Description:
A computed fold for a 75-nucleotide RNA from a bovine gut metagenome, annotated as Glycine riboswitch aptamer. Of the family's consensus pairs, 89% are formed in the model. The sequence is in RNAcentral, with records from MGnify.
RNA sequence: UUUCUGGAGAACUCCUUAAAUGGAGUGCCGAAGGUGCAAGUCGCAAGACGAAUCUCUCAGGCAAAAGGACAGAAA
Repeated sequence: UUUCUGGAGAACUCCUUAAAUGGAGUGCCGAAGGUGCAAGUCGCAAGACGAAUCUCUCAGGCAAAAGGACAGAAA
């Protein structure tokens, strides 16, 4: 890297409609991606670089499906 298996969290209200898998409002979630930084390193200094499952919630998500960090197995 490829294939297979497992894989969490979070929703209510109103409207429309034959039916919501549509629309609006408010709320919420972190485990694609992205933002921020501790120690430390560099620098005279200003500052720069700098990890995560932490943080923000931009993106994404809150029936199922899909996606999915990560874990296991095989090549």